[in-house]
RNA sequence: GGGGCUGUGGGGUAACCUGGUAUCCUGCUAGCUUCGGGAGCUAGUGAUCUGAGUUCAAAUCUCAGCAGCCCCA
Repeated sequence: GGGGCUGUGGGGUAACCUGGUAUCCUGCUAGCUUCGGGAGCUAGUGAUCUGAGUUCAAAUCUCAGCAGCCCCA
């Protein structure tokens, strides 16, 4: 220098191909339960790497960039 893959709550993960309410587990907070703790139950909390474009509508499609990994030179 060229090519490929990946990027989603604090952690992990589904949804992407085929655009339409962003899923689940865990964590955290509060409550119930307990003499207390743990476990369990209920409720709540919080995310699409950045920018632009297409579209009524973008995590998803297009372009550029950033970061990580791999291959070629």
Predicted 3D model of a 73-nucleotide RNA (transfer RNA) from a Candidatus Micrarchaeota archaeon.
The coordinates come from a structure-prediction model, not an experiment, and the mean pLDDT is 82.
The organism belongs to Microcaldota, within Archaea.
It matches the Rfam family "tRNA". Gene Ontology term of the family: triplet codon-amino acid adaptor activity. Rfam classes the family as a transfer RNA.